[in-house]
RNA sequence: CUACAGACUUAGACCAAAUUGAGUGCCAUCGGGGAAAUCCGAUGCGUAGAACUGCUCAAAUUCGGGGAAGCCUUUUACUGGUAAUCCCGAGCCAAGCCGGCGAAAGCCGGAAGGUGUAGAGACUAGACGGGCAGCACCUAAACCCCAUCAGGGCAUGGUGAAGGGAUAGUCCAGACCACGAACGCCUGUGCGGC
Numbered sequence: 001c002u003a004c005a006g007a008c009u010u011a012g013a014c015c016a017a018a019u020u021g022a023g024u025g026c027c028a029u030c031g032g033g034g035a036a037a038u039c040c041g042a043u044g045c046g047u048a049g050a051a052c053u054g055c056u057c058a059a060a061u062u063c064g065g066g067g068a069a070g071c072c073u074u075u076u077a078c079u080g081g082u083a084a085u086c087c088c089g090a091g092c093c094a095a096g097c098c099g100g101c102g103a104a105a106g107c108c109g110g111a112a113g114g115u116g117u118a119g120a121g122a123c124u125a126g127a128c129g130g131g132c133a134g135c136a137c138c139u140a141a142a143c144c145c146c147a148u149c150a151g152g153g154c155a156u157g158g159u160g161a162a163g164g165g166a167u168a169g170u171c172c173a174g175a176c177c178a179c180g181a182a183c184g185c186c187u188g189u190g191c192g193g194c
Stems, first nucleotide, its partner, number of pairs: 001006001008023004024048003027044006052134006062090006070082003091115003097110005119172001121171005135160004144153003179192002182189002
């Protein structure tokens, strides 16, 4: 703005408090790099039109560790707390992929990805996740096909955003609010009962 729905995503247990913080694509400029399309990085008091479909998997869910915007505090100066989140080592993991062994069933190893990483957490589902295809669009170096003037075709190259550090739900109290005592300079922290 709007009747509602909604106006890219996200952070307050639920409603509300979002003028703040973090993120995504597009556009512009600069740099890298490639045949090109893409892609990677930085800057911007710019911007939000677009971001497909089907089938399939649901396992592991553990132990340690390093950072952190914003917000709330503190002091002469220190500091501390909370936390959206960024990760590392070890271990473990469904379907599929690669390699080895095997008659086979399977076993071992590897890569990608995941778990770890919710409000302490339990469970169900499937997606914005893993796998296999399809479709749409962009580019065309080499090979190949057509043409023989110039060229044209062709994907094996790309794109189809982010949100899952709990998404949609069901549950739970060890969560929120209030109370009690304790620790504490404070912010707060764990504990207790209803």
The RNA shown here (Group I catalytic intron) has 194 nucleotides. The coordinates come from a structure-prediction model, not an experiment, and the mean pLDDT is 77. Of the family's consensus pairs, 94% are formed in the model. Its Rfam family is "Group I catalytic intron". Its family is annotated with Group I intron splicing in the Gene Ontology. From the family's description: Group I catalytic introns are large self-splicing ribozymes. They catalyse their own excision from mRNA, tRNA and rRNA precursors in a wide range of organisms. The core secondary structure consists of 9 paired regions (P1-P9). For this family Rfam cites "Crystal structure of a group I ribozyme domain: principles of RNA packing" (Cate et al., Science, 1996).